[in-house]
Context: one part of a larger RNA
RNA sequence: CGCAGGAGACUUGAGGAGAGCUUUCCAUAGUACGAGAGGACUUGGAAGGACGGACCCCUGGUGCACCAGCUGUCGCGCUAGCGGCACCGCUGGGUAGCUACGUCCGGACGGGAUAAACGCUGAAGGCAUCUAAGCGUGAAGCCCCCUCCAAGACAAGGUCUCCACGACUCUUAGAGUGUUAGGCCCGUGGUAGACUACCACGUUGAUAGGCCGGAGGUGUAAGGCUGGUGACAGCUUUAGCUGACCGGUACUAAACGGCCGAGCG
Numbered sequence: 001c002g003c004a005g006g007a008g009a010c011u012u013g014a015g016g017a018g019a020g021c022u023u024u025c026c027a028u029a030g031u032a033c034g035a036g037a038g039g040a041c042u043u044g045g046a047a048g049g050a051c052g053g054a055c056c057c058c059u060g061g062u063g064c065a066c067c068a069g070c071u072g073u074c075g076c077g078c079u080a081g082c083g084g085c086a087c088c089g090c091u092g093g094g095u096a097g098c099u100a101c102g103u104c105c106g107g108a109c110g111g112g113a114u115a116a117a118c119g120c121u122g123a124a125g126g127c128a129u130c131u132a133a134g135c136g137u138g139a140a141g142c143c144c145c146c147u148c149c150a151a152g153a154c155a156a157g158g159u160c161u162c163c164a165c166g167a168c169u170c171u172u173a174g175a176g177u178g179u180u181a182g183g184c185c186c187g188u189g190g191u192a193g194a195c196u197a198c199c200a201c202g203u204u205g206a207u208a209g210g211c212c213g214g215a216g217g218u219g220u221a222a223g224g225c226u227g228g229u230g231a232c233a234g235c236u237u238u239a240g241c242u243g244a245c246c247g248g249u250a251c252u253a254a255a256c257g258g259c260c261g262a263g264c265g
Stems, first nucleotide, its partner, number of pairs: 001152001005163007015149004021049007033038001051106005059100004066093005071086006110144003117137004167177004182260004186202005207253003210249005216242003223236005
C1' cells in the first nucleotide's frame, strides 16, 4: 500500500514445513514343518538404543550484588569488629533463572490408491493363459490420518461484536477541518525480546522499586555472661544475614497530556 466505510476479537485451510528409525526378550511353542539337527508364519506382551519435543517435581551442573570459613597485606588511631586488594583472592555450600547427566512424551493406530509379486473370471487362439474387456490381494514407499506455519490464497475467504450513514469549507472526481468505535505516542515492567514485535499495567492502579510477612539458602551473628593461663569452648541462639522466588501493602515512579483515526454503496 492492497484486501471497495472504519474498528476489535475468533477462525476456515489452498499451500508449505516437520515427523517417519530400530533391537532384544517372553508367551503362542519346542507347536506347524523336519528322519534328525534345527525351527517358524501369525497374534499378544515387556524391556531397550539412537533421534526429536517439552519441562525443572526428583538427581546433578552453573549460579561474579546470597551465606559461612581461611591466608597475606593495606586502611578504619589501638583491641574487638569490619572494609579494600590479591583469578569471583582461595575454600565449603547455594535460591531464582538457564540447564543435562535428570523427568515426561513422540514415531502409532487406521483408511485410500498402488509397485514387484500372487490370484479370479476370460477370449483372441473350441485347449491353455493374472489381461486383451472386467475384478481382487498386496510395501518402511505415495495420498490422507499426527504436529507446526499459513488469506499478499490479488480467487486477498468466514463468523461475532462495536462505531457510523453527519457538520462546515474549498478550484466538489475529490480534498481539507474536527471527531466516533478504536489505535498510537508516552510511562512502569515482563516467565517476551538483538532492535522491533508480543504480553501485563498506568491512580477506577499491585506494573516495577521500597517496606512488611513467608519460602528457600547459609549454619548459630554482633554484644554480653560463664569456664579456661591461653588457643578456645559453652549459653544467650534452629541465631544473624539473605539476589532473582510466593504473597501483602499505594510509601516512590507509572502526572498532566499529545497525535492518528469512518462519512462509502